[in-house]
Context: one part of a larger RNA
RNA sequence: CACCGCCCGUCACGUCAUGGAAGUCGGCAACACCCGAAGCCGGUGGCCUAACCCGCAAGGGAGGGAGCCGUCGAAGGUGGGGUCGGUAACUGGGACGAAGUCGUAACAAGGUAGCCGUAGCGGAAGCUGCGGCUGGAUCACCUCCUU
Numbered sequence: 001c002a003c004c005g006c007c008c009g010u011c012a013c014g015u016c017a018u019g020g021a022a023g024u025c026g027g028c029a030a031c032a033c034c035c036g037a038a039g040c041c042g043g044u045g046g047c048c049u050a051a052c053c054c055g056c057a058a059g060g061g062a063g064g065g066a067g068c069c070g071u072c073g074a075a076g077g078u079g080g081g082g083u084c085g086g087u088a089a090c091u092g093g094g095a096c097g098a099a100g101u102c103g104u105a106a107c108a109a110g111g112u113a114g115c116c117g118u119a120g121c122g123g124a125a126g127c128u129g130c131g132g133c134u135g136g137a138u139c140a141c142c143u144c145c146u147u
Stems, first nucleotide, its partner, number of pairs: 003110001005107001008103002011100001013097004018092003023087006031079004039072001041070004047065003052061003113134009
């Protein structure tokens, strides 16, 4: 650069982050059930057994042990959920970008004053209805105040 101004939204192109999403992959902590090592504890202990007891002895008793059974129990297995994250066809808007497309909604009464709320409608800005506000220009009149 001052109306040959400013400026709004759709659409197209590009970049970025992001929401939704069938699905898919993984992390975490728990839960239910299955299985159940070591070991502790409890039971049993017909087999074994130096010390103690009885017995001359054989043997018996007490105690102990192997074994077996059970409770607890790590790892493991199965299952349906929880939670967190990655990824994803598709999809929603957002930010930014030289400039592009369509219109021209707003800013001067912006050419239908504008704006707010709400509803309906429309390529888009928007339009229309109802209610509200003046942060509306212009013209006229009325009331009040001041001089």
The prediction has a mean pLDDT of 83. The part of an RNA shown here (small-subunit ribosomal RNA, 3' minor domain) has 147 nucleotides and comes from a soil metagenome. Its Rfam family is "Bacterial small subunit ribosomal RNA". Rfam links the family to the GO terms ribosome and structural constituent of ribosome. The RNAcentral record of the full RNA draws on MGnify.